Small-subunit ribosomal RNA, 3' major domain from an uncultured marine eukaryote, 464 nucleotides, folded computationally.
Context: one part of a larger RNA
């Protein structure tokens, strides 16, 4: 100087209070550890690994295992031999067209011939070399996580000290902010903050078809929000109060953006690369199995344990976004997955009941008309293939659970709760998860002693 204190002051965050819902118990799904196993491929490991690489493990993916096959190789360049094609030039030959009196001259289209160039494929020889999901993230690069969208991190000139440093960046106020002012041996700058970038909430005005069916929607442009205004307060400051007017008010709500560094933090399995390893193998191809195992032990989740509930009929409302190897609508079959038939749409034009909700009836407090686990039968769909190891459907069968110990999550508003919908990946899917979308729609915050995390300034020091 800094790190640190169970030192002090000041001050911030769902930190704690104040409330709402949860996990932790059940039962399943889905990762992880440990076990086991031929083999369960691997890499993340406090916060910040554990629905995480994985936006889809049946084969393949696949790296793992057993067995088999292969060795210039599944890929790439380079030599040579030898086949075959195509086009390119080149030589005769013939018809056809256009011009045009004609010779010429262009242009097309078969045929033939020929060597010798180039280019494309294929087969063989030898050799450089291919190959590596082999190690080493503690050699890297690039990318990310974290402290943290915290308000710091720093220079340059000057001054001060012997000097490491200091000072500016401290003080008095204020602000979400080193944000602003106001003062001071400082006076300036630079990276962050803030604005500029995208949406969204008001208007108006242009434009439109497939929307609508007469001003709604959509698209694109403006315009609006700045303490501008008014009143208080403060130091006549910067700023904080509280009002007007407005769709909106003091950053309007959300998003993108992440300083200087820090964790030898992650990642050689995304790529990319040093170095060291293998080279009839640690490289390829295949065919089956494993990544799906199960006494257990955590992590995130669904589903419930009912009446603010279950069932059975009927009735309303949405938005984001998908679609031709596609969404598929009527319409027939089937109790049902479903299958048959065929309209619509490369889409504001076809296509996909929204559910929570409401109105009736039903059930009554029970392990039940509550909950669905679990297993038995018959089916149906995707794909060569559903034994290992799918996904739906019907009957039938009905497990645990009656609000969950000690402890621990998440949220301050259109949030949390709850309720369905859409997409990625994808033949099909183990999707209860991810990312989005919309309906309905709250409680509480009095305060900063306490827990946990962070700035500022000061102190004290056995650290460096």
């Nucleotide at each position: 100087u800094g790190a640190c204190g169970g030192g002090g002051g000041c001050c911030c965050g769902c930190a704690c209070a104040a409330g709402c819902g949860g996990u932790g118990g059940a039962g399943c799904a889905u990762g992880u550890g440990g076990u086991u196993u031929a083999a369960u491929u691997u890499g993340a490991u406090g916060c910040a690994a554990c629905g995480c690489g994985a936006a889809g493990a049946a084969c393949c993916u696949u790296a793992c295992c057993a067995g088999u096959c292969c060795u210039u190789g599944a890929c790439a360049u380079g030599g040579g031999u030898a086949g075959u094609u195509u086009g390119g030039a080149u030589u005769u030959u013939g018809g056809a067209g256009a011009c045009a009196a004609u010779c010429u001259c262009c242009u097309u289209c078969a045929g033939u011939u020929c060597g010798g160039c180039u280019g494309g494929c294929u087969a063989c020889c030898a050799c450089a070399c291919a190959g590596g999901u082999g190690c080493u993230g503690c050699a890297c690069g690039g990318c990310u996580g974290u402290c943290g969208u915290c308000a710091g991190c720093u220079c340059g000139u000057g001054u001060c000290g012997u000097g490491a440093g200091a000072u500016g960046u401290u003080g008095g106020g204020u602000u979400a902010a080193g944000u602003c002012c106001c003062g001071c041996a400082a006076c300036g700058a630079g990276c962050g903050c803030a604005a500029c970038c995208c949406u969204u909430g008001u208007u108006u005005u242009u434009a439109g078809u497939u929307a609508u069916u007469u001003u709604u929607c959509u698209a694109g442009a403006a315009a609006g929000a700045c303490u501008g205004c008014c009143g208080g307060u403060u130091a006549u400051a910067a700023g904080c109060c509280g009002g007007a007017g407005g769709a909106a008010g003091g950053c309007g709500g959300g998003g993108a953006c992440g300083a200087c560094g820090u964790c030898a933090a992650g990642u050689c399995a995304g790529c990319a690369u040093g170095c060291c390893c293998c080279u009839u193998a640690c490289a390829c191809c295949c065919u089956g199995g494993g990544c799906u195992a199960c006494a257990c032990a955590c992590g995130u989740g669904c589903u419930a344990c009912a009446u603010u509930g279950g069932g059975u009929a009927a009735g309303a409302c949405a938005a984001u976004g998908a679609g031709u190897c596609g969404c598929g609508a009527g319409c027939c079959u089937g109790u049902g997955a479903a299958g048959g038939u065929c309209a619509g749409c490369a889409a504001a034009u076809c296509u996909a009941u929204a559910a929570a909700c409401u109105u009736a009836c039903u059930c009554u407090a029970a392990g039940u008309u509550c909950g669905g686990a679990u297993u038995g039968u018959a089916g149906g769909c995707u794909g060569u293939a559903a034994c290992u190891c799918g996904c739906c459907u019907a009957c039938a069968u009905g497990a645990a659970g009656u609000u969950g110990g000690a402890a621990u999550c998440g949220c301050u508003a259109g949030u949390a709760a709850u309720c369905g919908c859409u997409g990625g990946u994808c033949a099909g899917c183990c999707a209860u998860a991810c990312a989005g979308c919309g309906g309905u729609g709250a409680a509480u915050c009095c305060g900063u002693u306490c827990c946990c995390g962070g700035g500022c300034c000061u102190u004290g020091c056995a650290c460096a």